[in-house]
RNA sequence: AUUUUCGGAUAAUCGCAGUUUAGACAACUAAAUUGAGGAAAGUCCAUGCUCGCACAGACUGAGACGUCUGUAGUGUUCGUGCUUAAUGAAACAAUAAGUUAAGGUACUCUUUUAGAGUAACGGCAGGCAAAACAGCUAAAGCCUUUUAGGUCAUGCUGGAGUAACCUUGAAAGUGCCACAGUGACGAAGUAAUUUUAGAAAUAAAAUUAGUGGAACGGGUAAACCCCUCGAGCGAGCAACCCAAACAUAUGGUAGGGGCACCUUUCUCAAGGAAAUGAACUUAGAGAAGGGACAGAUAGUUUCUGUAGACAGAUGAUUAUCGUCAACAUUCAGACCUGACGAAUGUUGAUACAGAACAUGGCUUACAGAA
Numbered sequence: 001a002u003u004u005u006c007g008g009a010u011a012a013u014c015g016c017a018g019u020u021u022a023g024a025c026a027a028c029u030a031a032a033u034u035g036a037g038g039a040a041a042g043u044c045c046a047u048g049c050u051c052g053c054a055c056a057g058a059c060u061g062a063g064a065c066g067u068c069u070g071u072a073g074u075g076u077u078c079g080u081g082c083u084u085a086a087u088g089a090a091a092c093a094a095u096a097a098g099u100u101a102a103g104g105u106a107c108u109c110u111u112u113u114a115g116a117g118u119a120a121c122g123g124c125a126g127g128c129a130a131a132a133c134a135g136c137u138a139a140a141g142c143c144u145u146u147u148a149g150g151u152c153a154u155g156c157u158g159g160a161g162u163a164a165c166c167u168u169g170a171a172a173g174u175g176c177c178a179c180a181g182u183g184a185c186g187a188a189g190u191a192a193u194u195u196u197a198g199a200a201a202u203a204a205a206a207u208u209a210g211u212g213g214a215a216c217g218g219g220u221a222a223a224c225c226c227c228u229c230g231a232g233c234g235a236g237c238a239a240c241c242c243a244a245a246c247a248u249a250u251g252g253u254a255g256g257g258g259c260a261c262c263u264u265u266c267u268c269a270a271g272g273a274a275a276u277g278a279a280c281u282u283a284g285a286g287a288a289g290g291g292a293c294a295g296a297u298a299g300u301u302u303c304u305g306u307a308g309a310c311a312g313a314u315g316a317u318u319a320u321c322g323u324c325a326a327c328a329u330u331c332a333g334a335c336c337u338g339a340c341g342a343a344u345g346u347u348g349a350u351a352c353a354g355a356a357c358a359u360g361g362c363u364u365a366c367a368g369a370a
Stems, first nucleotide, its partner, number of pairs: 004370003008321007016035008037352001041363002044361005049236005054071006077231003081227001082103006104121001105119006122226002125167003133158004141151004173224002175220003185217002190209008240257003246251001261291008270281002292306005322350010
């Protein structure tokens, strides 16, 4: 330095909240018992659960806009992104966030030629290239009226760096950079001068000038789009459900549930397309089991308990102990080892931090001990 575990204990007094029992109409009183973490934090990712939407299948029924099961399929949908590989939980497989390793690009810093850090870093690639047709010139050649004239391209310009073609790649197609400027990314490009080649027409190169933020160096996909991979989507317990009185229907207030160690079955009531009834529902009221852990007791049983709030309880004081630091004192009969140890005393300190639907991974904070 890294990883894992623990991360305070006991007693007394008083206080808060839940549950059980008893008394009390309720409120309330008494006793017993229970009461916040390894991260409860972040909200980075996911699963369960609830509701809504979409779709598929099945069920009942005369009739589906009902009920149940699910997320297959599709893509004018949504998300994702440096490349490759490994690893990665609930959850067997798989996978997310993440973690690790190697490699690449851009930027920043430094002890500067090497290293460290950050990154809304997938794709705007590279070549080659006609013809028909139209026009310019007339060297050579040929003809003639022969210091000249005429004719004709195999020379050149346009067409056009276009049609088309080739290579690499998972994917490089169409666009945009106002105004100004010939021209704003198209093997594009105006003017002047010079050089070279040429008979000329012309061609190539260099320099300068003009416009502009930028003149071939580029930029833009947070432009349309293309590619890879993935995926039903959205919201979230203040979700969502029931509902007194009022008030006869609707309403949804007070209040209750959701809500609590996990889980199975049954009964009643209620609901259930316009009448009936069915599929089906259970957050309304009860009953009977099974299991995990802890404590007490027994002797292989029995009993008790498992935080559940929502303006939000789980606390305060005192004492002793534990741990750490500093200082002081003491401790080794002979041999080896030892004290970076042990004991006592004084003083001081004792971290990060607070459940709110539940769970799993990740990340961050942390005095001290093993």